[in-house]
Molecule: transfer RNA
Organism: bacterium
RNA sequence: UGCGGGGUAGUUCAACUGGUAGAACGGCUGACCUUCAAUCGGACAAUGCGGGUUCAAGUCCCGCCCCCGCAA
Numbered sequence: 001u002g003c004g005g006g007g008u009a010g011u012u013c014a015a016c017u018g019g020u021a022g023a024a025c026g027g028c029u030g031a032c033c034u035u036c037a038a039u040c041g042g043a044c045a046a047u048g049c050g051g052g053u054u055c056a057a058g059u060c061c062c063g064c065c066c067c068c069g070c071a072a
Base pairs, nucleotide, nucleotide: 001071002070003069004068005067006066007065010025011024012023013022019055028042029041030040031039048064049063050062051061052060
């Protein structure tokens, strides 16, 4: 430098053909308990950045940044 894959919650991952952004674990909080743990309930929490298309973009298009792999 070129090609391919990837970037979503604190972490690991989903999200179908564009149509309400979810799960698990962790943290917070409540219940239970003499207390802790376990168990059960609840709320909070995210689309790498900037544009474009669209009624509507995590998803499609363009540019840039970062990570992994391959080639040179």